Predicted 3D model of a 111-nucleotide RNA (SAM riboswitch aptamer (S box leader)) from a Chitinophagaceae bacterium. The source organism's lineage runs through Bacteria, Pseudomonadati, Chitinophagia, Chitinophagales and Chitinophagaceae. It matches the Rfam family "SAM riboswitch aptamer (S box leader)". About the family: The SAM riboswitch is found upstream of a number of genes which code for proteins involved in methionine or cysteine biosynthesis in Gram-positive bacteria.

[in-house]
RNA sequence: CACUUAUCAAGAAAGGCAGAGGGUCAUGGCCCGAUGAAGCCUUAGCAACCUCCUGACACGGCAGUGUCAGAACUGGUGCUAAUUCCAUCCCUGAAAAGGGACAGAUAAGUC
Numbered sequence: 001c002a003c004u005u006a007u008c009a010a011g012a013a014a015g016g017c018a019g020a021g022g023g024u025c026a027u028g029g030c031c032c033g034a035u036g037a038a039g040c041c042u043u044a045g046c047a048a049c050c051u052c053c054u055g056a057c058a059c060g061g062c063a064g065u066g067u068c069a070g071a072a073c074u075g076g077u078g079c080u081a082a083u084u085c086c087a088u089c090c091c092u093g094a095a096a097a098g099g100g101a102c103a104g105a106u107a108a109g110u111c
Base pairs, nucleotide, nucleotide: 002110003109004108005107006106007105008104013043014042015041016040017039021032022031023030026088027087028086029085044080045079046078049076050075053070054069055068056067057066058065059064084103089100090099091098092097
């Protein structure tokens, strides 16, 4: 990189370096930004995907495995403006709006 599965309306920021962009790309919007963008570092936090832990149930001869619920002490990630900022393609609808797909992000797994 590719594939599979799950989630994406909730949550959580300060400081230092840096110096003009950023919200992944495109188009159109709308925003953030010299009261300091991207990026890097430190500390703190959020969350609960994996791990660890607790309970119930099921399977099993044992070891153990699976499902569900919980917790946040350990470790691996991730995240800490706005729904994944909104729209783009399809469907419903008079409209407002709603649903889905694609794409993307993250996690776990496979090659």
Model confidence (mean pLDDT): 80 of 100.